[in-house]
RNA sequence: GACGAACGCUGGCGGCGUGCUUAACACAUGCAAGUUGAACGGGGAUAUUGGCUUCGGUUGAUAUCCUAGUAGCGGACGGGUGAGUAACGCGUGAGCAACCAACCUUUGUGAGGGGGACAACAGCUGGAAACGGCUGCUAAUACCGCAUGAGACCACGGUUUCGCAUGGAACUGAGGUAAAAGAUUUAUCGCACAAAGACGGGCUCGCGUCCCAUUAGCUAGUUGGUGAGGUAACGGCUCACCAAGGCAACGAUGGGUAGCCGACCUGAGAGGGUGAUCGGCCACACUGGAACUGAGACACGGUCCAGACUCCUACGGGAGGCAGCAGUGGGGAAUAUUGGGCAAUGGGCGCAAGCCUGACCCAGCAACGCCGCGUGAGGGAAGAAGGUCUUCGGAUUGUAAACCUCUGUCCUUGGGGACGAAAAAAAUGACGGUACCCAAGGAGGAAGCUCCGGCUAACUACGUGCCAGCAGCCGCGGUAAUACGUAGGGAGCGAGCGUUGUCCGGAAUUACUGGGCGUAAAGGGUGCGUAGGCGGCAUGGCAAGUCAGAUGUGAAAUCCCCGGGCUUAACUCGGGUGGUGCAUUUGAAACCGCCAAGCUUGAGUGCAGGAGAGGAAAGCGGAAUUCCUAGUGUAGCGGUGAAAUGCGUAGAUAUUAGGAGGAACACCAGUGGCGAAGGCGGCUUUCUGGACUGUAACUGACGCUGAGGCACGAAAGCGUGGGGAGCAAACAGGAUUAGAUACCCUGGUAGUCCACGCCGUAAACGAUGGGUACUAGGUGUGGGAGGUAUCGACCCCUUCCGUGCCGCCGUUAACACAAUAAGUACCCCGCCUGGGGAGUACGAUCGCAAGAUUAAAACUCAAAGGAAUUGACGGGGGCCCGCACAAGCAGCGGAGCAUGUGGUUUAAUUCGAAGCAACGCGAAGAACCUUACCUAGACUUGACAUCUCCUGAAUUACUCGUAACAGAGGAAGCCUUUCGGGGCAGGAAGACAGGUGGUGCAUGGUUGUCGUCAGCUCGUGUCGUGAGAUGUUGGGUUAAGUCCCGCAACGAGCGCAACCCUUGUUGUCAGUUGCCAUCAUUCAGUUGGGCACUCUGGCGAGACUGCCGGUGACAAAUCGGAGGAAGGUGGGGACGACGUCAAAUCAUCAUGCCCCUUAUGACCUGGGCUACACACGUACUACAAUGGCGAUUACAAUGGGAUGCAAGAUCGCGAGAUGGAGCCAAUCCACAAAAAUCGCCCCAGUUCAGAUUGCAGGCUGCAACUCGCCUGCAUGAAGUCGGAAUUGCUAGUAAUGGCAGGUCAGCAUACUGCCGUGAAUACGUUCCCGGGCCUUGUACACACCGCCCGUCACACCAUGAGAGUUGACAACACCCGAAGUCAGUAGCUUAACCGCAAGGGGGGCGCUGCCGAAGGUGGGGUUGAUGAUUGGGGUG
Repeated sequence: GACGAACGCUGGCGGCGUGCUUAACACAUGCAAGUUGAACGGGGAUAUUGGCUUCGGUUGAUAUCCUAGUAGCGGACGGGUGAGUAACGCGUGAGCAACCAACCUUUGUGAGGGGGACAACAGCUGGAAACGGCUGCUAAUACCGCAUGAGACCACGGUUUCGCAUGGAACUGAGGUAAAAGAUUUAUCGCACAAAGACGGGCUCGCGUCCCAUUAGCUAGUUGGUGAGGUAACGGCUCACCAAGGCAACGAUGGGUAGCCGACCUGAGAGGGUGAUCGGCCACACUGGAACUGAGACACGGUCCAGACUCCUACGGGAGGCAGCAGUGGGGAAUAUUGGGCAAUGGGCGCAAGCCUGACCCAGCAACGCCGCGUGAGGGAAGAAGGUCUUCGGAUUGUAAACCUCUGUCCUUGGGGACGAAAAAAAUGACGGUACCCAAGGAGGAAGCUCCGGCUAACUACGUGCCAGCAGCCGCGGUAAUACGUAGGGAGCGAGCGUUGUCCGGAAUUACUGGGCGUAAAGGGUGCGUAGGCGGCAUGGCAAGUCAGAUGUGAAAUCCCCGGGCUUAACUCGGGUGGUGCAUUUGAAACCGCCAAGCUUGAGUGCAGGAGAGGAAAGCGGAAUUCCUAGUGUAGCGGUGAAAUGCGUAGAUAUUAGGAGGAACACCAGUGGCGAAGGCGGCUUUCUGGACUGUAACUGACGCUGAGGCACGAAAGCGUGGGGAGCAAACAGGAUUAGAUACCCUGGUAGUCCACGCCGUAAACGAUGGGUACUAGGUGUGGGAGGUAUCGACCCCUUCCGUGCCGCCGUUAACACAAUAAGUACCCCGCCUGGGGAGUACGAUCGCAAGAUUAAAACUCAAAGGAAUUGACGGGGGCCCGCACAAGCAGCGGAGCAUGUGGUUUAAUUCGAAGCAACGCGAAGAACCUUACCUAGACUUGACAUCUCCUGAAUUACUCGUAACAGAGGAAGCCUUUCGGGGCAGGAAGACAGGUGGUGCAUGGUUGUCGUCAGCUCGUGUCGUGAGAUGUUGGGUUAAGUCCCGCAACGAGCGCAACCCUUGUUGUCAGUUGCCAUCAUUCAGUUGGGCACUCUGGCGAGACUGCCGGUGACAAAUCGGAGGAAGGUGGGGACGACGUCAAAUCAUCAUGCCCCUUAUGACCUGGGCUACACACGUACUACAAUGGCGAUUACAAUGGGAUGCAAGAUCGCGAGAUGGAGCCAAUCCACAAAAAUCGCCCCAGUUCAGAUUGCAGGCUGCAACUCGCCUGCAUGAAGUCGGAAUUGCUAGUAAUGGCAGGUCAGCAUACUGCCGUGAAUACGUUCCCGGGCCUUGUACACACCGCCCGUCACACCAUGAGAGUUGACAACACCCGAAGUCAGUAGCUUAACCGCAAGGGGGGCGCUGCCGAAGGUGGGGUUGAUGAUUGGGGUG
């Protein structure tokens, strides 16, 4: 895009079309084929009229009409359907010299004279009926002889002429055969014979006409001949005889499916699909068979027979055939009225009038389709109301509505009113009072459907929460859904709109036009060769192919073009073009083909050579392994990562000598050679194939390819017979392992070897079929030949054949290929068409078997796959780094205690943090408070904020009272102001407050981590089809993408480094609260004095690989050195690229959405966060002598201090108390400890260690019970250095010692800082962990915590096998044998003709025979369904 459509929702009108696609299922009822009285006899009716009459009638004549029967023509057309049919059925083009033809037209000739019947009818009679029987009468255009014969036909002659053959045509001679019908209105209509025409038919042939080869052979009247029969006609159409043919890979036979065509749909075309309506042909008429009649049938509304079914019946017997028009049932998703009319067109009969006509013309039903029209038009902004959304401002619905002014198509009413009707007139209209016209009426009666994530035009809100649902593909939905549902809005089409189904297109996705096969699917394992296809140079001829012209045909309708008619269109009418095809004919001769005669370059032969693991057979050889014998010799051997099994004192291994046997041939050996491939390797001989080079003697296109076919064909395997050293499936043992039916080891059988025969497959690979020609080069190598050179060998050059690598053009999706093509062309063969199912099932062929070859479908998925890219990953590689390992030191893990976490418990033990990167974390400090949790009580505009109104008190102290908040009593009693008000408190009403409620996976901000790792990117250019690459890689170097060099790159940015702070040296300035060398003074830098020093803190200096030497590439840099306080970023800090982890946090804060609102808010009491069988993390203290205790005595720094730090003094053993000088701080306050010196302890659960507990105290605080810290006395637990495992640290570091601070009323083993003392070790980068760069592989990309294979279990689905069971179909063999044609005929019978008669001729009935449908029996074949059980497959 299309449709004979169906379904869902909706539906105003008209025109034109279309309407059982399924059950060729069954049919009630009515109609669909009759007509002619001008063929005939009879009968009847009516009218007129005559005779007779018993007036009841009866009998004639005339006219008109009707008609059962005889007779004629028509029922073979028209109408329906598509079952069958793969066929001369259809289409197209020819042929019939092998044919027919009623009606019609034309022409010729003729119609003379006779005869006998049968229906009707009458009588009798059978039957229920259908339908008959007998006797008698009768007419004809019914039937039958005779006469005649223009012409026809038959057989026999003659002449002329034609054709592709059989043969035909014309003329002619004589012989034979066969005709007729009348009617009438007198116009005509008929009749017979013959010829011709027209229309129509029959037969034959060429070409075309679906699928399956898992259908490969079929055929006995089969193929042909002779003869006969038969037919309208040819013919095995039929029969007898003879011959053995005929068809088939160019697809016979068989099976499946199907009416064919003009045309219709689609498509640019070529094609593909379809075969409704209309038209042509065919076939069929309940199923099967058969003939009759006839011009025509083997006959839809005829006959006979058989069968099934239905109906009637008196049970004896009969009737029927809607695939005609309506209609009914049924089937189905689905398809109409038991209508009107012969007015038109057409048909039958008839002289005609006319009759008949479900053909046809109309109407009805159905949006089933096409076409046309309408449902209003113009104006109208307060942009109304309402709806929806909202950032609350507005936006949108929207000029839409309302309202104003108009119009009248459709509609309603009324009036008028056709064409279609024709040949001189009249008459004649179903449609139809329809179309159309006029008038009036009134915007009145007339809009829906689908969609809105992308493809694809059109977006928001709410609801829902992987639910409900959507979905053509991709895919949406798990609490902010433009994708579900609803609404608003929008988009599209519009009396329709969507969905489903089917076909074509897009699809170059079967590729003729117009594809491919190295890796995506796809080259046969290889050769030889049949059919076939294709084929060198030149000449002549022919003309099948080819090309051109002409002629015929290619029906009409359709398509296209131009016009005409309906108001337009659809529709329809007229004219024209076209119709790619077929046939005939004329011509051309280039190409192709054929014929003839040539050529040599393709191909082959000859001759001369050299090379080779080419093949087959026979023989020979040495090394090695194993075994046997003997000797020497002694305790092990062997084997592995390490072992064990195994062998060995019965003498192994080792070694020496001899022997046996089998298999394989080291070195040479080489991307070297040979072969078609598989493959071929010691040497010699024999036989033998092929290739190559040279030559140009011979043949003269002999060529290439190759469906089938034939042959060869690794390894394994099979059969028979040998052989068997080594190796070695199976098997056994030993190890390894969680296991180890493996890898490793010790053994070991088939097999490996030989002969003969099978098998016929491999990643049989260059994953690349064969042949020919052409298209830059370079460089190896093998075999030849030639040239040059100096005799030769080399070398060099040229050339042919092979075999490799690199590389241009070109090709390719890329990778890559590139004269050995995957380039450019031609020829031939094979093969492919999404993945799985499956190279499977079934069938067939082959095989001894294993199995091989050929080779599907159901079902299922939306992918499977190739090449390349970027990452990530690897028990891949290279380079490098890091307390990463190693080297060290000190720990942790064991104990006690502290603290955090898990778990458990609980009314609650609030919440968060979870590998590193949670766990002395949020928490820089939970007795109340904090506090978020629990219990009990009490509040509801609220504890807190803003707004409105009213009132004036607020507030402070006291008493009672409660567990507490409450509550009660009771005293004093507004503040401020610019006089507007403001502050504060109470009361009232609502807007609202409030939430540590949820979501860190809706977010901002902040933070952790990789990681202070050296990386991460961009612009322009270049390369690539592209993703991307290059730069950023490479060579060096660095802590560093730091720097240098090179380079299709050149630059730049964020990172690194530096700039900042601190520390280490110093100069200068300054000199109090700091300092004190000199002078004086003191208990004391206390004071005077001073600012030199220390110190403090401002400004500077200093370090830059700057200098020297070595190395390095004349670089960057590095190594060493000098100087220097400091040397190669001097030490430390702050500083954290692009990004990753949906990392952490909604409980710091902020915040979207959701939730609560007398509670999830707020107040308060008590409790809890402190629980305790247990597990883990992080610290502290120890286990002691490098120690503990006692005594004595030195040396800091950072910081803190006013509800604060607090000295001296007094009291207390002490915690502390009393008291308060000083200090808002370089001024006052605070013993530094370890260390050092002296003494005691003497290795022990101790003079170690200090847990736990008791008693007595102190401090803070409303308050130390749950639940604080400290002191004294007493008590004195575990613990004697810690398993597996594991942490930190490279120098002022580890370790160790104390001090200070924040938090804080109080509470520090934690945290953050400070200073003191102060080490050991680093060979080095193999390994563990993490990271960086380059490279490689990848089936990974939520990226190895990835992906993914198979069994088993369960559910479902389709399918194979299966003892069988049960249908269907086509044939075959035999039996039976209806009707009927044909043939025969003893029986019976018979009007016409012959005959005087008898009888004859001819006919009929009956009987018989051949054939013969249905039926029966039988064995096979094909196909479907089903079947216990069973096999694999698919999906979850």